RNA sequence: GGUGCUCAAAGGCAAACCCGCUGCGAGGCGGGGGCGCAAAGCCUUUCGGGACUCUCUUCGGAGUCGGCCGGGCUACCACC
Numbered sequence: 001g002g003u004g005c006u007c008a009a010a011g012g013c014a015a016a017c018c019c020g021c022u023g024c025g026a027g028g029c030g031g032g033g034g035c036g037c038a039a040a041g042c043c044u045u046u047c048g049g050g051a052c053u054c055u056c057u058u059c060g061g062a063g064u065c066g067g068c069c070g071g072g073c074u075a076c077c078a079c080c
Stems, first nucleotide, its partner, number of pairs: 001080004012037002017032006035067001041073003047070003050065006
C1' cells in the first nucleotide's frame, strides 16, 4: 500500500421499543435495551444528491436526518 463475504483475538458503537427531559414538528439529549454495524470513528445536509418537518395560495422561508447514498480525514485486527 491492497483486500476483508466468512473465521479468530482485544474491544467499540447502538435500531426498534420503554422511561425522563426538551422541541409546534421532523427530531434531539440522558438512562434502560440490542436490531444491526469493519469505520454505525470524526467532518460534511451551504461539497453533491435523497428523505422528512413547520410555515406559506404559490414562489419561497426556517429547520431535521451522517444508522439514506456519494465525498474528505483518521484508525484496531486478520490476510496478502
Molecule: c-di-GMP-I riboswitch aptamer
Organism: Solirubrobacterales bacterium